[in-house]
């Protein structure tokens, strides 16, 4: 200098005027809307979208249903090991496998030696085989038949572990060396796993096919839910079922628990809280602990909250001329979209010293 | 908010318990028939299955993710 790798930060800036949403702050004022509950004003000051607010794919908080019960069945999710975390299918580290010269990256990574299914076409044969070939025998020699053989040919994604030597009628883990797998043993490691020795033990692939193994999972969701108001309302009548082997709820069944019902006469109108000041909260610091995710200590802060739904407009200046995109109960992740800019640490190649 | 389904030539659809030129009808094109047209007959073309990635020997079909769309349920008794 060029190429490339892995992270982190940022997501136009400043000023003036004006407008919008919120405030449990201060001051001022008494009325309006509504049947009621309840709601509503002005000025000053303060606050006012994101890294993804998105998708709603996971995990929780919160709320109700028996605070969530026992068993069976079904279903769903996850899948090496260790840790982090409130938790997770997330994250970190590590192991195995794959890729890259390298920094580094990818990995749905249990079981096919429990069973079933499937493997089209091609090929003789797809889990079992003899088409060609090789060898032996018979008949006879152009050949045909029988047997042996998976070394060679051919087909295929896949053909009886691979490859070489010995061996043999020809061959074959039949025997041996090396490599790969499996089993056993020994050593190392916290574990996954790694290393070595021994044993010819050598077994097709597919589980993102059924299935098996291990672990986890009760259901619903802020339109949850609570309160106020309204509504036939101390209710009544009728019909059905029934005083417990019934019915309803626990959304398949049994047990168990709780309650006594269901329909019709018979009707609709909304408001407040939940909801945003105390939380798995945010920001910063540390010659703190840890490889790291993360944790600890200290300091500071309280930061949108609507219910037709608030961030806009105009003007001026500057630049690299501005991407994806707008909160709706709240957090932690993942995934997806994203113009650019800044920055840190490694790698490779070339050149020079 | 929750559940569930769909996307295949220009249009409507089949295939979706994996197997190879993705079937069919309508429309459109060419030819024949006709004096010309319609009808009818014949023939050819046209989709790589919504986008991307993965599993597998092999994917429209199975899995993941994204995009677009449809249907159903839940507000107060």
């Nucleotide at each position: 200098u060029g190429a490339g790798u892995a992270g982190g930060c940022u997501g136009a800036a400043c000023g003036a005027c004006u407008g919008c949403g919120g405030g449990c702050u201060a001051c001022a004022a008494a009325g309006c809307c509504g049947a009621a509950a309840g709601g509503c004003u002005g000025u000053a000051c303060c606050c006012g979208a994101g890294g993804a607010a998105a998708g709603u794919c996971c995990g929780a908080g919160c709320u109700c249903c028996a605070c969530a019960g026992g068993g069976c069945a079904a279903g769903a999710a996850u899948a090496a090991c260790a840790g982090c975390u409130a938790a997770c299918g997330g994250c970190u580290g590590c192991c195995g496998g794959g890729g890259g010269u390298g920094a580094c990256c990818c990995u749905a990574g249990g079981g096919a030696a429990a069973g079933u299914g499937c493997a089209a076409c091609a090929g003789a044969g797809a889990u079992a085989u003899a088409c060609c070939g090789c060898c032996a025998g018979a008949u006879u020699u152009a050949u045909u038949c029988u047997g042996g053989u998976a070394a060679g040919g051919g087909u295929g994604g896949a053909a009886a572990g691979g490859c070489g030597a010995g061996g043999u009628a020809a061959g074959a883990g039949c025997u041996c060396a090396c490599c790969g797998g499996c089993a056993u043993c020994a050593g190392g490691g916290g574990a996954a796993c790694c290393u070595g020795a021994u044993g010819g033990c050598c077994c097709u692939g597919u589980a993102a096919a059924c299935c098996c193994u291990a672990u986890u999972c009760g259901g619903a969701g802020c339109a949850a839910c609570a309160c106020c108001g309204u509504g036939g309302u101390a209710a009544a009548a009728g019909a059905c079922a029934u005083u417990a082997u019934a019915c309803a709820u626990c959304g398949g069944c049994c047990c168990g628990a709780u309650g006594u019902g269901u329909c019709u006469u018979a009707g609709g109108a909304g408001g407040u809280g939940g909801c945003a000041u105390u939380g798995a909260g945010c920001a910063g610091u540390u010659a703190c602990g840890g490889u790291g995710a993360c944790g600890a200590a200290c300091u500071g802060c309280c930061a949108a909250g609507a219910u037709a739904g608030a961030u806009g407009g105009u003007c001026g200046u500057u630049c690299a001329c501005g991407a994806c995109a707008g909160a709706a109960c709240u957090c932690g992740g993942c995934u997806u979209a994203u113009a650019g800019g800044c920055u840190u640490a490694g790698u490779c190649a070339c050149a020079c010293u | 908010c929750c559940g569930u389904c769909c996307a295949u030539g220009g249009c409507g659809c089949a295939g979706c318990u994996g197997g190879a030129u993705a079937a069919c009808g309508c429309a459109g094109c060419a030819g024949a028939u006709u004096c010309c047209g319609a009808u009818u007959c014949u023939g050819a073309a046209g989709a790589u299955c919504g986008g991307g990635g993965g599993u597998u020997c092999g994917a429209a079909u199975c899995c993941c993710u994204c995009u677009g769309g449809g249907c159903g349920g839940g507000c107060c008794a």
The prediction has a mean pLDDT of 76. This is a predicted complex of two RNAs, RNase P RNA and transfer RNA, with 430 nucleotides together. Rfam match: Bacterial RNase P class A. Rfam links the family to the GO terms dimeric ribonuclease P complex, ribonuclease P activity and tRNA processing.